[in-house]
RNA sequence: GCGGAUGUAGCUCAUUGGUAGAGCAAUCGACUGUUAAUCGAUCGGAAGCGGGUUCGAUUCCCGUCAUUUGCU
Numbered sequence: 001g002c003g004g005a006u007g008u009a010g011c012u013c014a015u016u017g018g019u020a021g022a023g024c025a026a027u028c029g030a031c032u033g034u035u036a037a038u039c040g041a042u043c044g045g046a047a048g049c050g051g052g053u054u055c056g057a058u059u060c061c062c063g064u065c066a067u068u069u070g071c072u
Base pairs, nucleotide, nucleotide: 001071002070003069004068005067006066007065010024011023012022013021018055026042027041028040029039030038048064049063050062051061052060
């Protein structure tokens, strides 16, 4: 220099055009002699950023940034 992949909740990941979810973590409660475990509830995200297409975009298109990988 050229090409590919990835970017969504504190962490790990879903969601392939129609109001963004799960597990773990955190907080509160129940249970327990206490802790742990278990059970219930709550909390949480303008989807890396900027544009475009569309009635509607996390999703499709363009640019850009970051991480990662391959080639020279």